Transfer RNA from Candidatus Microgenomatus auricola, 73 nucleotides, folded computationally. Rfam family: tRNA. The family's RNA type in Rfam is transfer RNA. Its family is annotated with triplet codon-amino acid adaptor activity in the Gene Ontology.
C1' cells in the first nucleotide's frame, strides 16, 4: 500500500425480505426476610462510530471517512 472483518443503552449481544430497536447481567423501586443472600413484579436508561446520498420510511442498501481486528505486500 490492498482485501476482509467488526462498530448497536454501563457490560455481553441479537435485530429476518428497509416499516418507528430488543435480550442475557447490571441498575432504581417495590413486595416476601429481623437484616443479608435469593425469588417475584414493575421501571430507567441507546437514534444504532461519523458525515453524506437513495427511499414514503435506513441500524439494515450505496458513498466518503474514523477506530480496532485478521490476512497479503
Nucleotide at each position: 500500500c490492498g482485501g476482509g472483518g467488526u462498530a448497536u443503552g454501563g457490560c455481553g449481544c441479537a435485530g429476518u425480505u428497509g416499516g418507528u430497536a430488543g435480550c442475557g447481567c447490571g441498575c432504581a423501586u417495590g413486595c416476601a426476610u429481623g437484616g443479608g443472600g435469593u425469588g417475584c413484579a414493575u421501571g430507567a436508561g441507546g437514534u444504532c462510530c461519523g458525515g453524506g446520498g437513495u427511499u414514503c420510511g435506513a441500524g439494515u442498501c450505496c458513498c466518503c471517512g474514523u477506530a480496532c481486528c485478521c490476512c497479503g505486500a

The sequence was found in a public genome assembly.